The prediction has a mean pLDDT of 83. Predicted 3D model of a 1530-nucleotide RNA (small-subunit ribosomal RNA) from an uncultured Candidatus Poseidoniales archaeon. The sequence is in RNAcentral, with records from SILVA.

């Protein structure tokens, strides 16, 4: 401190996730040890057992037990036993009672409680406070119960009754007491209102206990302290306004009660208050804090453990006692539970400590001690203490340590890999040599202990060397932990590693299994056969006795923005004023001090954080001291700034004047044009509409055309990024009435300002009411068209509405998608309305408007840019991922439409701005091509022929499937070919290599078979040699292997198609942009061409164009044979036949030539185009090879070669036979014709390319012919294949299914070959089919070209050759031209596309899921309100009845004074009824919403999405939608 994730790729704005700390945690896997912290976060849920509060005999009586004493009986020997008594005393003795003190603390939990509960600061002049400290001052003197013992009685028990009898530090009466307490006079001081203290006068009232070892311990009043508490206050202290009003003891007075004390704390009377937008009231969480987690801080999130406080002790109410509760382990009562019971009544409260059930992911031991700290009681020993302090148990946290260390390469084995060569686990192990930490055994072994007690000196008190009290001192002596910490010794490597990771983020990489299956995943996203990402492994990393999940929390997250975010277009400015509360706010002087600033004091517990030090071997822990706690509170200064007072001021802000311009608003009246209608008049067949149509009106006379008149809405031109208005909005003329604005001039007022939550007003269209209007438009509708449909677009028609009054509505893209005000910040050009100047002009300067265009600057970028979106002030309003949704429910508002206001579940990993690059577009604009046109000829109809589909089949092998498959692999399937199909064999194999062994190879014969293949015989012994032997061939074993046209062309490699011979496709430097990118390649020419020239932030450069290479055209040179023959000779019937020649042709080589070079025109003086000459060729001559970057997972695993799967007695191999030719049929490519430009007969001319010994074959003979005999010549310019046809010269046919046309079909042959049955060509006779120039479409060609003729080759034995490749021959038509079809280039445009239009994508409808609303209804929870009842229980009252203390007297009773229970009354808890509110569960049914590979319909957005979208509103329609109105440009 940042990563990952939207795209093709960028920046940007935005969410999701991650990497970090942290945990009272749980769960997997695995666990050695030692310190040391923590532990029921859930049901404040029920509890069996123990045990958690006692204690005091030095308050008190009495009983019992021990021990002394006494005497008595009885054994009996004075002494000793027993035994029952009596008094007296003794006691670490025992249990119960009176009494005191404690039990209000320690311990526990967080239900409740938004609240003086907490926390922090103050205050009480309005209180109390047991023990304890100081000081003082006191204790006289009576007096009558009671429990317990004891009798008795009830009851099952818990317990209760009744008689007797007794104590007190229990209780009561009198006396005395003051600085007490009450009421009163005085006076001084003081101080904040009520008032305080201090003195004084009177009066009234109020106290006590003893105990005892005589030292003390106590008691009671006063007055302080102290400590522990009550009260009240100011500031803080969750969510929610979809809770906006709440409140009758309410808010104050007066009086009285109350309380320890103020108060409405509670009562009666009186008044009518009080709180609230700075959030009352209501709801809903929720103990508060010192702190903890975490973070740079700020802040968020928490409130365990340890501290402080506060509530609460089954649930609700209650008071009692007492200094202190309204009480956890006390009490009544009601109420749930749970026991116990003899059914009559009891009993009880673990949210103390363990423990248990239950609930739950989950959280411990029914331990041990008062040793120590600390607390209760006691004089004190002590006792009491589940508080505490230790021990069990638990990786739950933190912290430590250990599981060895050296050395060791043959780098063992074994695993993994693996290119087979090795790598790698790996110095790791084995071996060697050490060490013992910790654990184990043994021995010793601390600190935690200070007390208390005896005792001895002393001091103090005392009559006193007792006593007690302090100080020293000596003895004794107290330990649960504890087998302790810790030390030593002793054995031995011996007892001790695991988890989770290995695509990216994120450190780590391979193999083998699976094959969208099984699975993984925190996000992106793996997985469809070669997965580093699923499941093993084998290797690595990262921590480590712990390692991953997971739940939650901070942080990263500036993703709520105080620090430290935004609002043009990404989420976001309210539609637009006026103004209330708030905020905020000119200049100067003066005062103030509230804010602010500085310093003081007081508090901010402590424990923690921090920092310096101690202590445990370290650390974690503990532990001293500082610091530091950013706060509050006071109090002292300080005045600069802000607030507050005051006094001036004119710059803001208005006023007043003199002017101005305008669709500003309200009413009234008025005026032409048009449009429809109606009358009439001409006039006659059509009019309208339309992409073309139709519906419609017209002979009943339309449409035109002319006159008149009705009537309603709108106001051409002017007119204009022109005016006015806050906004919506406003347009003939005229007149009234009104608002505002600007300019000028500085007279006057003096900060009067600015914004603005609530609030209130205006506020297009459409829409509603009511009642008028009513030309034209036109939602709905109707009918015509369109069309697969068309509820649309187009058309005829046509109702609300559009108009007017008056009232409602409150929304629009109601947009500058930009809140209102103010200052400041280069300009330049236009425009409206004032003003001023002069040099009067297309002038300058200002002010106010209202537009372009630009700098600084700002922005994510597009853009804005003095009318900011710069730079800053102020105040408002709003945003915080898409979706769900501007929906739901709730509330306000409306007639109603519908508005405002506004969430949640649940889903997704994204949505979403600008901009690039590219591809689309039924965008635009350039340019090119046999693309179209302008020809010429085909094809599609027919017959065949061939290749496909489909179809059949045992099998019709396989591939290729728009262009870019379909006479294609295939340049030639009868058997071979042959990969198919049935059959019949063979298994180291038909074939490669390596190994024994035998045989020489080899030939020929037979038997069987359909062949393959089995089985016999016979002949034949070679070559090399260092004599072991070797080569080569066969045969036979055996094992490594051998095959494989099986699969994957989507694992590939090469080769190949296509766009396309289209002109494109890129890279270095530099410039430009934040980047993806541009740029150069773009721009004006110009070319066939990014071809060349100019211009230019570009300047080169590749790779494609072009040349360069072949083949042809022209002319030269050289050679001159097989090729040729002009001349010359010579011979033939006749031919270069022959001497000769190299001229010519023609071969073979080499050269020349053609560059826009010249000429003139245009062009910009260019490049280049036109035209020209000259030349065999002119503008690339012409025609070929030649194919940029890349597309299409295009072909192709059956050419080849390959990797990964798969068959191995088969998916290999070998064989005969079929089959690959099968046929209702569409389809493609020829091929032959339909005739007379023709066919047939005769008879005549002219190429070229090529082939040839397993061959081509000539004269010459036979055959109507195909072809047969037969072999000259010839590995070729020599011989042959080899008559070239079409054409030409004559001759016939006369337009017909023919003398065209040749399918089919018959019979006979030939050739080739082991074999023509399936299934070859060909030839002869004969047979003569469909066909009369071909629908819709559609295919080739631009010159030696189309079109016609024919010739050779290659494969080949032979042919399916009509195919293919080539070659000559004769040889045209046409091109105005670029509007359209196709296909390609370049610009631009606009894109919601990027797998790129074969794209994206919307909504009804059907099925499945899953969360929400609504709902007859029905169920339960909370707070009230009204009433009924009315526990206990304080308070009041009290007629009757009952009573020990005091007092009286008539004196044993009586009365009085005062209490009791009772009743009675307010008050009251649970309950009940009652109607209401409010939440929550459920629900027939419904209703949208969301999410799902491959359902229906349809096409509504994205491109001008083919009717531009889109907002707002109404109707309408299966559904997207579609129309009408008004708006916006996104």
């Nucleotide at each position: 401190a940042g990563a990952g994730u939207u795209u093709g790729a960028u920046c940007c704005u935005g969410g999701c996730u991650c990497a970090g700390g942290a945990c009272g945690a749980a769960c997997g896997c695995u666990g050695g040890c030692g310190g040391u912290g923590c532990g029921c976060c859930u049901u404040a849920u029920g509890c069996a057992u123990g045990c958690a509060a006692g204690u005091c005999g030095a308050g008190c009586g009495a009983a019992g037990c021990u021990u002394u004493u006494c005497a008595g009986u009885a054994g009996u020997u004075u002494a000793c036993u027993a035994c029952a008594g009596a008094a007296a005393a003794u006691g670490a003795c025992u249990g119960a009672g009176c009494g005191g003190c404690g039990a209000a603390c320690g311990g526990g939990u967080g239900a409740g409680u938004a609240a003086c509960g907490c926390g922090u600061g103050a205050g009480c002049a309005a209180c109390c406070u047991a023990c304890c400290u100081u000081a003082g001052u006191u204790a006289c003197u009576g007096g009558g119960a009671u429990a317990g013992c004891c009798c008795g009685a009830g009851g099952a028990a818990a317990c209760u009754c009744g008689g007797a009898u007794u104590a007190a530090u229990a209780c009561c009466g009198g006396a005395u007491a003051u600085u007490c307490u009450u009421a009163u006079u005085u006076a001084a001081u003081c101080a904040c209102a009520u008032g305080a203290u201090u003195u004084u006068u009177u009066a009234a009232g109020g106290a006590a206990a003893g105990g005892u070892c005589a030292g003390c311990c106590g008691a009671a009043c006063u007055a302080a302290g102290a400590u522990g508490g009550g009260c009240u206050c100011g500031c803080g202290u969750u969510c929610u306004a979809u809770c906006a009003g709440c409140u009758a003891g309410u808010u104050g007075g007066u009086a009285g009660g109350g309380u320890a004390a103020c108060g409405g704390c509670c009562u009666a009377c009186c008044a009518a208050g009080g709180c609230u937008a700075c959030g009352a009231c209501g709801g809903a969480u929720a103990g508060c804090u010192g702190g903890u987690c975490u973070g740079a801080g700020a802040g968020g999130a928490c409130g365990a453990u340890c501290a402080g406080c506060c509530a609460c002790a089954c649930u609700g109410g209650g008071a009692c006692u007492g200094a202190g509760a309204c009480a956890c382990g006390g009490c009544c009562c009601a109420g749930a539970c749970u026991c116990c019971u003899a059914c009559g009544g009891g009993a009880g409260g673990c949210a103390g400590c363990a423990g248990u059930a239950g609930a739950g992911a989950a959280u411990a031991u029914u331990g041990g001690a008062c040793a120590a700290u600390g607390g209760g009681g006691g004089c004190a020993a002590c006792c009491c203490u589940g508080a505490u302090c230790c021990a069990g148990g638990c990786a739950u946290g933190c912290c430590g340590c250990g599981u060895g260390u050296g050395u060791g390469a043959a780098g063992a084995a074994g695993g993994c890999c693996u290119u087979a060569g090795g790598g790698u686990u790996g110095u790791a192990a084995a071996g060697c040599a050490c060490u013992u930490u910790a654990g184990g055994u043994a021995a010793g072994g601390a600190a935690g202990a200070a007390a208390a007690g005896u005792u001895a000196a002393u001091a103090g008190u005392u009559a006193a060397u007792a006593c007690c009290u302090g100080u020293u001192g000596a003895c004794c002596g107290u330990g649960a932990c504890a087998u302790u910490a810790c030390u030593u010794a002793c054995a031995g490597a011996a007892u001790a590693a695991g988890g989770a990771c290995c695509g990216g983020c994120u450190a780590a990489c391979u193999c083998c299994g699976u094959g969208c299956c099984a699975g993984c995943a925190g996000c992106c996203g793996c997985g469809g056969u070669a997965a580093u990402a699923c499941g093993g492994a084998g290797g690595g990393u990262c921590c480590a006795a712990g390692c991953g999940u997971u739940a939650a929390u901070c942080g990263g997250a500036a993703u709520u923005a105080c620090u430290g975010g935004g609002c043009g277009u990404a989420a976001a400015g309210c539609g637009c004023g006026c103004g209330u509360a708030g905020g905020c706010g000119g200049u100067a002087u003066g005062c103030u001090a509230a804010g602010u600033u500085g310093g003081g004091u007081g508090u901010g517990a402590a424990a923690u954080c921090c920092c310096c030090g101690g202590g445990c071997u370290u650390a974690a822990c503990c532990u001293g001291g500082g610091a530091a706690c950013u706060g509050c509170a006071u109090u002292c200064a300080a005045a600069a700034c802000u607030u507050g007072c005051a006094u001036a001021c004119u710059g803001g802000a208005g006023u007043a004047c003199g002017g101005a311009a305008g669709a500003g608003g309200c009413g009234a009246g008025u005026a032409g044009a048009a449009u429809u209608c109606a009358u009439g008049g001409u006039g006659u067949a059509g009019c309208g509409g339309u992409g073309a149509a139709a519906u419609g009106c017209g002979u009943a006379g339309a449409u035109a055309u002319c006159a008149u008149g009705a009537g309603g809405a709108a106001u051409a031109c002017c007119a204009a990024u022109g005016g006015c208005g806050a906004a919506g909005g406003c347009a003939a003329c005229u007149c009234g009435c009104u608002g505002g604005u600007c300019c000028g001039u500085a007279a006057c007022u003096g900060a009067c300002g600015c914004u603005g939550a609530g609030g209130u007003g205006c506020g297009a269209a459409a829409g509603c009411g009511u009642g008028g209007g009513u030309a034209g438009c036109a939602a709905a509708c109707a009918g015509g068209a369109u069309u697969a449909g068309a509820u649309a677009c187009c058309c005829u028609g046509g109702u609300a509405g559009u108009c007017c009054a008056c009232g409602c509505c409150g929304u629009a893209a109601a947009c500058g998608a930009u809140g209102a005000g103010a200052a400041c910040u280069a300009g330049c050009c236009g425009u409206u309305g004032g003003a001023u100047c002069c040099u009067u002009g297309a002038g300058a300067u200002u002010c106010a408007g209202u537009g372009g265009c630009a700098c600084a600057g700002c922005u994510a970028a597009c853009g804005c840019a003095u009318u900011a979106a710069g730079u800053u002030c102020u105040c408002c309003g709003c945003c915080u991922g898409g979706g769900g949704a501007g929906u739901a429910c709730g509330g306000c508002c409306g007639c109603a439409a519908g508005g405002c206001u506004a969430a949640a579940a649940c889903u997704c990993a994204a949505a979403u701005g600008a901009a690039u690059u590219g591809a689309c577009g039924g965008g635009g604009g350039c340019c090119c091509g046999c693309a179209c046109a302008a020809g010429c000829g085909g094809u599609g109809g027919a017959g065949c022929a061939u290749g496909u589909g489909g179809u059949u089949u045992a099998a019709u092998u396989c591939g290729a499937u728009g262009c870019a498959a379909c006479g294609c692999g295939a340049a030639g399937a009868a058997c071979c070919u042959u990969a198919c199909c049935a059959a019949g064999g063979c298994u180291u194999g038909a074939c490669a290599u390596a190994c024994u062994a035998c045989a020489a190879a080899u030939u020929u014969c037979u038997u069987u078979g359909a062949a393959a293949g089995a089985g016999g015989a016979a002949a034949g012994u070679g070559c090399c040699u260092u004599c072991g032997g070797g080569a080569a061939u066969g045969u036979a074993g055996a094992u490594a292997c051998a095959g494989g046209u099986g699969g994957u062309g989507c694992a590939u490699g090469g080769c190949u198609g296509u766009c396309g011979u289209c002109a494109g496709c890129u890279c270095g430097u530099g410039u430009c942009g934040u980047g993806a990118g541009a740029u150069g390649u773009u721009g004006g020419g110009u070319u066939a061409a990014g071809u060349c020239c100019c211009g230019c932030a570009a300047c080169g450069a590749g790779c494609g164009c072009a040349a360069c290479c072949c083949c042809u055209g022209u002319c030269c040179u050289a050679u001159g044979u097989u090729g040729c023959c002009a001349g010359c000779a010579a011979g033939u019937a006749a031919u270069g036949u022959u001497g000769g020649g190299g001229a010519c042709u023609c071969a073979u080589a080499g050269g020349a030539g053609a560059c826009u070079g010249c000429c003139g025109g245009u062009g910009a003086u260019a490049a280049a185009c036109c035209g020209g000459a000259g030349g065999a060729a002119g503008g690339u001559g012409g025609g070929g090879a030649c194919g940029a970057c890349g597309u299409c997972a295009a072909g192709u695993c059956a050419u080849c070669a390959u990797g990964c799967c798969c068959c191995u007695u088969a998916u290999g191999u070998c064989c005969a036979g079929g089959g690959c030719u099968g046929c209702a049929c569409g389809c493609a490519u020829g091929c032959u014709a339909c005739a007379a430009u023709g066919g047939c007969a005769a008879g005549u001319a002219c190429a070229a390319c090529g082939a040839g010994u397993c061959g081509c074959a000539a004269u010459a003979c036979c055959g109507c012919g195909a072809g047969g005999u037969g072999g000259a010549g010839c590995a070729a310019a020599u011989c042959u294949c080899u008559u070239a046809a079409a054409g030409c010269u004559u001759g016939u046919c006369u337009c017909a299914g023919u003398u065209c046309g040749g399918a089919u079909a018959g019979g006979a042959g030939u050739c080739u070959g082991c074999a023509a049955c399936u299934c070859g060509a060909c030839u002869c006779c004969u047979u003569g089919a469909a066909g009369u120039u071909g629908g819709a479409g559609u295919c080739g060609c631009u010159a030696g070209u189309a079109a016609u003729c024919g010739c050779a080759a290659a494969u080949c034995a032979g042919c399916a050759a009509a195919g293919u490749u080539g070659c000559g021959g004769u040889g045209a038509a046409u091109a105005c031209g670029u509007u359209c079809u196709c296909g390609g280039g370049g610009u631009u445009u606009g894109u919601a596309c990027a797998c790129a239009c074969c794209g994206c994508c919307c909504g009804u409808c059907a099925a499945g899921u899953c969360a929400c609303g609504g709902a007859a209804g029905u169920c339960g929870g909370c707070a009230a309100u009204a009433c009924c009842c009315g526990a206990a229980g304080c308070c009041a009252g009290u007629g009757g009845u009952c009573c020990a203390a005091c007092c009286c007297u008539u004196u044993u009773a009586g009365g009085g004074a005062g209490g009791a229970a009772g009743c009675u009354g307010u008050c009251g808890a649970a309950g009940g009824u009652a109607g209401g509110g409010u939440c929550g569960g459920u629900a027939a049914c419904u209703g949208g919403g969301a999410c799902u590979a491959a359902g229906u319909c349809g096409u509504a957005a994205c491109a001008a999405g083919g009717u531009a979208g889109c907002c707002g509103u109404a109707c309408g329609g299966g559904a997207a939608c579609g129309u009408g109105c008004g708006g916006c440009u996104g």